The RNA shown here (transfer RNA) has 73 nucleotides and comes from Fibrobacter sp. Rfam family: tRNA. Its family is annotated with triplet codon-amino acid adaptor activity in the Gene Ontology. The coordinates come from a structure-prediction model, not an experiment, and the mean pLDDT is 80. NCBI's taxonomy places the organism under Bacteria, Fibrobacterota, Fibrobacterales, Fibrobacteraceae, Fibrobacter. It was read from a public genome assembly.
RNA sequence: GGGGUCAUAGCUCAGUUGGUAGAGCAUCACGCUGGCAGCGUGAGGGUCUGCGGUUCGAAUCCGCAUGACUCCA
Numbered sequence: 001g002g003g004g005u006c007a008u009a010g011c012u013c014a015g016u017u018g019g020u021a022g023a024g025c026a027u028c029a030c031g032c033u034g035g036c037a038g039c040g041u042g043a044g045g046g047u048c049u050g051c052g053g054u055u056c057g058a059a060u061c062c063g064c065a066u067g068a069c070u071c072c073a
């Protein structure tokens, strides 16, 4: 320098054919227990990396930028 993959909650990751985004762990509250651990119930937590485009509608499609990983030279 060129090619490919990826960027979604605090962490690890899902998200079908474009239709107002979820799980596990963690955190908080309550319950069970004498207490801890553990279990159960519930709650909080998101500019879907950024900008622009297409579309009635974009996490999803297209372009550019930034960053990470990887392959080739």
Base pairs, nucleotide, nucleotide: 001072002071003070004069005068006067007066010025011024012023013022019056027043028042029041030040031039032038049065050064051063052062053061